[in-house]
Molecule: Bacterial RNase P class A
Organism: uncultured Mariniblastus sp.
RNA sequence: UGAUCUGACGAUCGCUGGUGGUUCGCGCCACGAGAGGAAAGUCCGGGCUCCACAGGACAGGAUGGUCGGUAACGCCGACCGGUUGUGAAACCAGGGAAAGUGCCACAGAAAGUAUACCGCCGAACGGGCACCUUGGUGUCGCGUGGCAAGGGUGAAAAGGUAAGGUAAGAGCUUACCAGACCGCCAGGUGACUGGCGGUGCUAGGUAAACCCCAUCCGGAGCAAGGCCAAGCAGAAAGCAGCGGUAGUCCGCCGCAUGAUGACUUUCGGGUAGGCUGCUCGAGUCGUUUAGCAAUAAACGACCUAGAUAAAUGAUCGUCGCCAAUACUCUUGGUUACAAAACCCGGCUUACGAUCAACUU
Numbered sequence: 001u002g003a004u005c006u007g008a009c010g011a012u013c014g015c016u017g018g019u020g021g022u023u024c025g026c027g028c029c030a031c032g033a034g035a036g037g038a039a040a041g042u043c044c045g046g047g048c049u050c051c052a053c054a055g056g057a058c059a060g061g062a063u064g065g066u067c068g069g070u071a072a073c074g075c076c077g078a079c080c081g082g083u084u085g086u087g088a089a090a091c092c093a094g095g096g097a098a099a100g101u102g103c104c105a106c107a108g109a110a111a112g113u114a115u116a117c118c119g120c121c122g123a124a125c126g127g128g129c130a131c132c133u134u135g136g137u138g139u140c141g142c143g144u145g146g147c148a149a150g151g152g153u154g155a156a157a158a159g160g161u162a163a164g165g166u167a168a169g170a171g172c173u174u175a176c177c178a179g180a181c182c183g184c185c186a187g188g189u190g191a192c193u194g195g196c197g198g199u200g201c202u203a204g205g206u207a208a209a210c211c212c213c214a215u216c217c218g219g220a221g222c223a224a225g226g227c228c229a230a231g232c233a234g235a236a237a238g239c240a241g242c243g244g245u246a247g248u249c250c251g252c253c254g255c256a257u258g259a260u261g262a263c264u265u266u267c268g269g270g271u272a273g274g275c276u277g278c279u280c281g282a283g284u285c286g287u288u289u290a291g292c293a294a295u296a297a298a299c300g301a302c303c304u305a306g307a308u309a310a311a312u313g314a315u316c317g318u319c320g321c322c323a324a325u326a327c328u329c330u331u332g333g334u335u336a337c338a339a340a341a342c343c344c345g346g347c348u349u350a351c352g353a354u355c356a357a358c359u360u
Base pairs, nucleotide, nucleotide: 001356002355003354004353005352007319008318009317010316011315012314013313015034016033018031019030020029021028022027036337040348041347043346044345045344046343047342048221049220050219051218060217061216062215063214064213065079066078067077068076069075080094081092082091083090084089095212096211100210101209102206103205104204117151118150119147120146121145124144125143126142127140128139129138130137131136132135159177160176161175162174163173164172178202179201180199181198182197183196184195185194186193187192225276226275227274228273234267235266236265237264238263239261241255242254243253244252245251283302284301285300286299287298288297289296290295320334321333322332323331324330
């Protein structure tokens, strides 16, 4: 760095669903199933559901090398560039700093319309002094001035070395080197790489600061959503019944009642509660093919948790594994992180081992 695993089998006693049998029913019996690599954090992306929605713009948010993968992604693969490391490798919000704005503590002259503390110079102007011939010469380096080589400051200060040049200097000029930009050629799908030539072009950083550019983004979530529906409250109607007499009414017979009510019936919404959504799905495993890989396709096999205050546990035996003793026997341990809750793909975090390749 990568891969794999998270003990195996059997028995007994429980727990939660399923199927079958039995029972009026409660229940009982039989068979079979029953957590993870992270089920976790709930950080991204999607499916699904409901709501919203002509189209466009603003605001807001996210992302940011190239090519590819994917349902999609902020994920993954390969490659490019940069940084670090002796190395295997690791890491990078890795577009734009000549659109604009802001910031760069302390130190320092100056952290950008630049500028000069020490320093170097004495050509030009002014001034002081000396000399001589009204003006000139010399000198001082005082003011104005030239310079940025050297010193000093800093994380960062006008590309480096050498020569020429100059009052002193300076890409001011030249050669070489480093870089930038422009042009051409070659390679690559591309990021980019290599080569040649030209221009003296050479003062920076910061955009996980505002900002600019490009791309993407409607909102809420299974407590979504759908169905059934006690009780209470509400609305409307009713004011007597039930059974037998083989359909209906009357009559007859029997029972109950003497009731404007804590009455009866009906209605819609809907609470508690129940059902559904719910687990067959971008599914799992194997083989082959395509591809460097991520991944995709074809074929075959398989069905593998659905609880709701919430099941998935305990004990024993054999084997395996680990440790010690020891020499093939004995003893002890069998652990860590942690447990589904609509479902997938990732990321991150926690944690116990084993194996392989590579580096020093």